[in-house]
RNA sequence: UUAAAUAAAACGCCGAAUUCCUAAUAAACGGAUACGGGGGAACCAAACUUGGGGUGAAUCUCCUUUUUGGAGAGGGGUUAUACCUUUCGACCCUAACCCGUCAGCUAACCUCGGAGGCGUGGAAAGGAGGGUGG
Repeated sequence: UUAAAUAAAACGCCGAAUUCCUAAUAAACGGAUACGGGGGAACCAAACUUGGGGUGAAUCUCCUUUUUGGAGAGGGGUUAUACCUUUCGACCCUAACCCGUCAGCUAACCUCGGAGGCGUGGAAAGGAGGGUGG
C1' cells in the first nucleotide's frame, strides 16, 4: 500500500414496525405512540366444492432432466447533493406465513400488528426548502 475477516459507533437500506413511560430491569409479565392491517350497513356490485379468502412486490406463461432447474413477461427494491420527483444505465428480489367452509364495497362500531433482517453509492433534468442582504 492492497485485499479479506471481526468488533464498536455514526450514517444508510428493505419493511407498517418508530418513539416514550409514572412498567420491568435475575427471568417471565406492562402501558402508550408515529405508522400499518382485518372484520363490519344502506346503495352499488357479485357469487355460491372446480371451495374460498387474508398479509406481502412476490403472480403468470413456456422450456426442461416431469424431482431439480432455466428463460420470459408482469411486479418490486437500491443506485446517499441536507430533502423530494422523474429519466437513462447498472445491480438485485420475485419468498414465506395465516384463516378454516367463512369474509365484495362499506358509515357507525369491533379488533389486531407496531417485528425481523441487512450494508448500497453512475449520470442527467426538474422541484421544493434554507441562509444572507435590501
Molecule: c-di-AMP riboswitch aptamer (ydaO/yuaA leader)